FMN riboswitch aptamer (RFN element) from Oscillibacter valericigenes, 115 nucleotides, folded computationally.
It matches the Rfam family "FMN riboswitch aptamer (RFN element)". From the family's description: The RFN element is a highly conserved domain that is found frequently in the 5'-untranslated regions of prokaryotic mRNAs that encode for flavin mononucleotide (FMN) biosynthesis and transport proteins.
The sequence is in RNAcentral, with records from Ribocentre.
Its mean pLDDT, the model's own confidence on a scale to 100, is 77.
[in-house]
RNA sequence: CAGGAUCUUCAGGGCGGGGUGCGAUUCCCCACCGGUGGUAAAGCCCACGAGCCGCAAGGCAUGAUUCGGUGAAAUUCCGAGGCCGACCGUAUAGUCCGGAUAAAAGAAGAUGUGU
Numbered sequence: 001c002a003g004g005a006u007c008u009u010c011a012g013g014g015c016g017g018g019g020u021g022c023g024a025u026u027c028c029c030c031a032c033c034g035g036u037g038g039u040a041a042a043g044c045c046c047a048c049g050a051g052c053c054g055c056a057a058g059g060c061a062u063g064a065u066u067c068g069g070u071g072a073a074a075u076u077c078c079g080a081g082g083c084c085g086a087c088c089g090u091a092u093a094g095u096c097c098g099g100a101u102a103a104a105a106g107a108a109g110a111u112g113u114g115u
Stems, first nucleotide, its partner, number of pairs: 003113001005111006016030004031095002033085002035048004043083002051060003065081005087098001089096001
């Protein structure tokens, strides 16, 4: 320096104000949030992770962006407008409670091995 092994740790954010109502952080108005890898820096480009059913094979679910500017390069930056968000519970939930002190894309580190 390079390959492979074992182990450890870490690894998701957000309802504040007003209205209606017996009752809503769930409805209405305003608000707020954005996992991991890739690529010009990305919730909405490509890929991955998380849920549910089944003994299993397997099945279901798996969202959303336009215009203008700069540039060699940007659906990623800047400006403007728009859109999306599993399941269970409950007055209808991206933001509350629960499965979850879980699991995991992956990130970091340690040990020892070989050349």